Description: Model confidence (mean pLDDT): 84 of 100. A computed fold for a 1489-nucleotide RNA from a lake water metagenome, annotated as small-subunit ribosomal RNA. The sequence is in RNAcentral, with records from SILVA. Its Rfam family is "Bacterial small subunit ribosomal RNA". Its family is annotated with ribosome and structural constituent of ribosome in the Gene Ontology.
RNA sequence: AGAGUUUGAUCCUGGCUCAGGAUGAACGCUAGCGGCAGGCUUAAUACAUGCAAGUCGAACGAACAGCAAUGUUAGUGGCGCACGGGUGCGUAACGCGUAUGCAACUUGCCUUUAACUGGGGGAUAACGUCGCGAAAGCGGCGCUAAUACCGCAUAACACAGUGAGAACACAUGUUUUUAUUGUUAAAGCUCCGGCGGUUAAAGAUGGGCAUGCGUAGGAUUAGCUAGUUGGUAAGGUAAUGGCUUACCAAGGCGACGAUCCUUAGGGGUUCUGAGAGGAAGGUCCCCCACACUGGUACUGAGAUACGGACCAGACUCCUACGGGAGGCAGCAGUAGGGAAUAUUGGUCAAUGGGCGCAAGCCUGAACCAGCCAUGCCGCGUGCAGGAAGAAUGCCCUCUGGGUUGUAAACUGCUUUUGACAGGGAAGAAAUCACUUAUGCGUAAGUGUCUGACGGUACCUGUAGAAUAAGCACCGGCUAACUCCGUGCCAGCAGCCGCGGUAAUACGGAGGGUGCAAGCGUUAUCCGGAUUUAUUGGGUUUAAAGGGUGCGUAGGCGGUAGAGUAAGUCAGUGGUGAAAGCCUGUUGCCUAACAACAGAACUGCCAUUGAUACUGCUUUGCUUGAGUAUAGAUGAGGUAGGCGGAAUUAAUAGUGUAGCGGUGAAAUGCUUAGAUAUUAUUAAGAACUCCGAUAGCGAAGGCAGCUUACUAAACUAUAACUGACGCUGAGGCACGAAAGUGUGGGGAUCAAACAGGAUUAGAUACCCUGGUAGUCCACACUGUAAACGAUGAUUACUCGCUGUUAAUACGUUGGUAUUAGUGGCUUAGGGAAACCGUUAAGUAAUCCACCUGGGGAGUACGCUCGCAAGAGUGAAACUCAAAGGAAUUGACGGGGGUCCGCACAAGCGGUGGAGUAUGUGGUUUAAUUCGACGAUACGCGAGGAACCUUACCUGGGCUCGAAUGGUAUUAGAAUAUAGCAGAAAUGUUAUAGCCAGCAAUGGCUGAUAUCAAGGUGCUGCAUGGCUGUCGUCAGCUCGUGCCGUGAGGUGUUGGGUUAAGUCCCGCAACGAGCGCAACCCCUAUUGUUAGUUGCCAGCGAGUAAUGUCGGGGACUUUAGCAAGACUGCCUGCGUAAGCAGAGAGGAAGGAGGGGACGACGUCAAGUCAUCAUGGCCCUUACGCCCAGGGCUACACACGUACUACAAUGGCGCAUACAGAGUGUUGCGAGCUGGUAACAGUAAGCCAAUCACAGAAAGUGCGUCUCAGUUCGGAUUGAGGUCUGCAACUCGACCUCAUGAAGCUGGAAUCGCUAGUAAUCGCGCAUCAGCAAUGGCGCGGUGAAUACGUUCCCGGACCUUGUACACACCGCCCGUCAAGCCAUGAAAGUCGGGGAGACCUAAAGACCGUGACCCACAAGGAGCGGUUAAGGGUAAAAUCGGUAAUUGGGGCUAAGUCGUAACAAGGUAGCCGUACCGGAAGGUGUGGCUG
Repeated sequence: AGAGUUUGAUCCUGGCUCAGGAUGAACGCUAGCGGCAGGCUUAAUACAUGCAAGUCGAACGAACAGCAAUGUUAGUGGCGCACGGGUGCGUAACGCGUAUGCAACUUGCCUUUAACUGGGGGAUAACGUCGCGAAAGCGGCGCUAAUACCGCAUAACACAGUGAGAACACAUGUUUUUAUUGUUAAAGCUCCGGCGGUUAAAGAUGGGCAUGCGUAGGAUUAGCUAGUUGGUAAGGUAAUGGCUUACCAAGGCGACGAUCCUUAGGGGUUCUGAGAGGAAGGUCCCCCACACUGGUACUGAGAUACGGACCAGACUCCUACGGGAGGCAGCAGUAGGGAAUAUUGGUCAAUGGGCGCAAGCCUGAACCAGCCAUGCCGCGUGCAGGAAGAAUGCCCUCUGGGUUGUAAACUGCUUUUGACAGGGAAGAAAUCACUUAUGCGUAAGUGUCUGACGGUACCUGUAGAAUAAGCACCGGCUAACUCCGUGCCAGCAGCCGCGGUAAUACGGAGGGUGCAAGCGUUAUCCGGAUUUAUUGGGUUUAAAGGGUGCGUAGGCGGUAGAGUAAGUCAGUGGUGAAAGCCUGUUGCCUAACAACAGAACUGCCAUUGAUACUGCUUUGCUUGAGUAUAGAUGAGGUAGGCGGAAUUAAUAGUGUAGCGGUGAAAUGCUUAGAUAUUAUUAAGAACUCCGAUAGCGAAGGCAGCUUACUAAACUAUAACUGACGCUGAGGCACGAAAGUGUGGGGAUCAAACAGGAUUAGAUACCCUGGUAGUCCACACUGUAAACGAUGAUUACUCGCUGUUAAUACGUUGGUAUUAGUGGCUUAGGGAAACCGUUAAGUAAUCCACCUGGGGAGUACGCUCGCAAGAGUGAAACUCAAAGGAAUUGACGGGGGUCCGCACAAGCGGUGGAGUAUGUGGUUUAAUUCGACGAUACGCGAGGAACCUUACCUGGGCUCGAAUGGUAUUAGAAUAUAGCAGAAAUGUUAUAGCCAGCAAUGGCUGAUAUCAAGGUGCUGCAUGGCUGUCGUCAGCUCGUGCCGUGAGGUGUUGGGUUAAGUCCCGCAACGAGCGCAACCCCUAUUGUUAGUUGCCAGCGAGUAAUGUCGGGGACUUUAGCAAGACUGCCUGCGUAAGCAGAGAGGAAGGAGGGGACGACGUCAAGUCAUCAUGGCCCUUACGCCCAGGGCUACACACGUACUACAAUGGCGCAUACAGAGUGUUGCGAGCUGGUAACAGUAAGCCAAUCACAGAAAGUGCGUCUCAGUUCGGAUUGAGGUCUGCAACUCGACCUCAUGAAGCUGGAAUCGCUAGUAAUCGCGCAUCAGCAAUGGCGCGGUGAAUACGUUCCCGGACCUUGUACACACCGCCCGUCAAGCCAUGAAAGUCGGGGAGACCUAAAGACCGUGACCCACAAGGAGCGGUUAAGGGUAAAAUCGGUAAUUGGGGCUAAGUCGUAACAAGGUAGCCGUACCGGAAGGUGUGGCUG
């Protein structure tokens, strides 16, 4: 000091979460020791038992014990019990803190000073006796003492009154001198040392009272107060005071928060934080309050008294029922509550307290010990060596390696701690006694006694590595990784998120990391969080500027001088307790801890000084502000008058069949005369053009013309006033539209409503009607996207260019100034978009508002309103986001440009029939598997009778059907024959090794062994290959530049191209993959070569044929070249390039065709070509064999073939290809057969021989429109061929049979030239063939394209976006289901408080007092006042609960629609009103987001 998390990515805003520290803690696992601290946070709940306050015989009498000395004890009396100890209920207060004051007070014991201590009296406990009572206790009579009680004497510098004087001052006054009058005191004891008593003054200590300042939350608490505020008098108190009473006055407090409600002891300090702050107030210290609850006084120096009293109440206990007793929030302890907090311990040895002359006694204060890892601190659990890097475990690429790991074993060493043995503290000095000194306090010396802790700490010795390690974590944040198991299950999780078969995230293991006698978790506080912002935030769009103005309080305020010194600054003094924090030193072995010293305590008070600034007082000034005069402006406002056009209606005329309306229609109007047109009349509302990116107004808003009244900014002058100013919480006023009330008015338009359409529906969009309303007056309402989403005021900060009003100068255009109103822009600002003298810049003042999203602008309460509603305005609960700006894509029923057999123009098909073939479905023992929009379906398959074959049934094999290696062994292998069997297989018999001189090698079988095998699963674990977008023109990079960044630029723009092809321009310059070219075929020519090809010329020969000799001319073959490049011309154009029936050329603008497929997309296809990770099977999911199946068949679809005929069928004759293939082959020829074919056989391993006859075509003939001489399916019979074998299930031939079908619905496919169409030929696979398929070859050979509006696909630019799994997207509301919290609610239950009335204990005060006492004083009693408590009745308030009810939130796959995001398919949204299952629709006004 930061990090994670919103997005495809980015920047910002903003919340949530984490890492740190802390605790009186608790829980889980674990645990060796010591020191120091701490230990009921909950029930101020109830308490058994013991202890926690006594002491003095030197105050007194008495009793008892003892021979006595003496001792003990109850009572009277004195002192103490108001301290110490506990708790935090109450208290928001002079309670606490701090600083002052008392001229308004008190103070026992202690200290100092002064004076005094004389003399009497009467009682009463105890005790004795009698009595009552269960007890607690009480009463009568009698005796007695005091340092108990009461007079008398004396008496003041004490108190009170009166008089005179002086000094001082803080308001009342205070101090002091003096005269005089009055009043008031005492106690004794003694060991003779002393201890006491009274009065007064002073001190010290403690206390009381008063005051300034500070001290929690709520305004959904705004008014409170009758002793209330003040005065006079009296009473009361230690003392002031409404503290109390009587009378008089009517005050007092409050927005600077009274009153009320809720919560709470306060401080020193503690935790955290850089600090400022925030949170807390346990232990320790100070103060306060309380002592079962409430009230009350007594005693006393001091109490309204924790272990005292009285009364009332609740509770507990005793009881003889009459009556009594009690108060752990003292120390232990018990029950209860709770997540949770200890022993019914020891001692007064020390410290301190009470009493006492003292010894001493008492002391649960205190000091110690016990329990608890509750915290902090310290120590230990060993150290060194030791590699065969042991074994086990775990992992892997597994003959091996890595890791655990110097770890262990083993060797040497040490002994803290623990065990045992021995020694053994400090804390203790006093008191006391004696002696000495001393005037007295007192000091010194000697002696004696005293330790709970504790035989503890500590020290020494002995043996011995011996007695001692866990917990959490290991996806990122965050240090630490692998295997197995599991398979959206079980589970984890602080946030993000893991888990659906390869999980570093679950569980286990190995390994590792962190801390360590602890480690984790939970809870809480601070921090991080500048996320409440004083330090130190914001408000155009993220949350946030009030709708606007006027203005009160308040805050802030121009310039100069003088005074003052409140703020401010400086010095000094006092205080700021101790402890704590910080620094230093010291003491416990160290540390924690403790002691001492210092610093600090940022504060408050007082005093002295300074006077710049602020304040206050005062005197001026003019620039802020205002006034005056002159001018001029404008839809500024209010009221009245007037005007024309239009609309609608009425009346009359003309006129006739439609009008109107829409995408198209219909409802509606119209022959009773509409619409149209003309004239007249009426009504209400709004004001065309001008008109604007103008004007005015505070905002809302304002528009025909004119009149009256009225307001305002502006310009000029610088005449007047002299800071009069700015802002503005509350307050007041204004405030669009809709809406409300009353009364008018009502033409148009038009919520609601009705009808017609549209639609799946249409409570809408469209149409026809139509009521409130729209208009006026008066009165309400008070809200809008009331927006510049931008509060008001003032000053400052570059420019350019418009415009409104006015002025000055100049005058041909112009320039300048002031006030407005626009556009662009510099600096600067901003997250960016953008703002930019009209700031969102730089500063100042004041006001308003914000603090994650939802719940919610909702609920409750209050205020306002006739109502609708407005204003104010939460919480529970829930989510980890919600959001702003910009970027790249994708998308749009957005726009622009362009391309493509995309449409159009054409030609031919498919869809109908039959058949073939593939697929789905169904069937089956099996119908093996894969492929499924385009991009599956004559696809994998370039050929399923067996084989193939993966499927089914059955029969068999188990190191296996195949291959390789090693070792051993046998000699065979093989051939023939037989038996069983469907075969595989099993079995029997006969014959039987080879090569080599040899070593050895070969082959085969068997055995053993190492590698088996799987067309089983996962194409969503993969490689490779492939399809598609798409042969579309795109996809990127380096450097530079721009941007905070994602990213942009380049690649966009203007042209051009088939093309990101090229040119020009340009913050880009270059480059790569693609395009093109390079490659192949083809079209032309040349050249070289000339066999098997060719044959013009020469020769030979044949019935005929390049047949032969020859030839290279031609054709051709196949090598090498040439050729085409917009090169030339013309036109256009800057250029690139385009155009031209141009020239030339075989070919012309890419000549035609092929191969060639960028970055990527579809988790596209393939684990069944192959390869391969993981998983699965192993006498089977492997292997062999036979048979069957893949060929099934109500049906549906795709792709083809053949047709439906005359551009044809059939018959005869006849012409012309190319490219291939062939020895298990092609097979001429000949013979047989109608034919398929068979027999025989030449030639050919091919430019030589063969397949091989090309067909359409052409010529001639026939058929004549018919289900036919079309068509050939189907079926019957007979054959041929291949093959081990044609039943399931082959092809072909012959004869016979002769089905559907007469050009095909919606719809849909291909093709732009040697193309479509049409015709045949060949080849691969192959024994044969289901081939009509596929791949090639040539023959014949068209039509059409105006054009790009539309459909489909694509490219580029741009725009919008709430999409990014990217429109097959996102997303809204009702309804249904489950869960959760919450509002209302007939009621019901409970709490606290105040007031009213009745009653009223104790006590106090007052009065009375015949009784007591002695007559006085006093008292009992009685009465009154006050008064805790009790009761009655009503109201308010707070909370719990409740049938029912309202909305809200959350929840993988429910229902209905489709509202929003794109022009979201009717632009959306805001306010308001009405309507509707729901989103929503419509009206009206507004906004652009």